The prediction has a mean pLDDT of 83. Transfer RNA from Papaver nudicaule, 73 nucleotides, folded computationally. Rfam family: tRNA. By type it is a transfer RNA. From the family's description: Transfer RNA (tRNA) molecules are approximately 80 nucleotides in length. Its family is annotated with triplet codon-amino acid adaptor activity in the Gene Ontology.
RNA sequence: ACUGUCUUAGCUCAAACGGAAGAGCACAUGGUUCUCAAUCAAGCAGUUGUGGGUUUGACUCCCACAGAUAGUG
Repeated sequence: ACUGUCUUAGCUCAAACGGAAGAGCACAUGGUUCUCAAUCAAGCAGUUGUGGGUUUGACUCCCACAGAUAGUG
C1' cells in the first nucleotide's frame, strides 16, 4: 500500500430474505437466611462506531471516515 472480517447495554454475544432491539453475566432493590453464599421475585441499562445516501420503513443495503483483527506484497 491492497484485500477480507468485525464495531449493538458496563462486559460477552443474539436479532434469515429490510417490518423496527433481546439474552447471559455484572450492577442495584426486595423475599428467604442469625449473616454471607445459593436461590426466588421484580428492576436498571442501547441516538445499533461516526457522517451521509436508498427506501413507506435500515442493526440489516450503498458510500465515506475512524478503530480492532487477519491475510497479501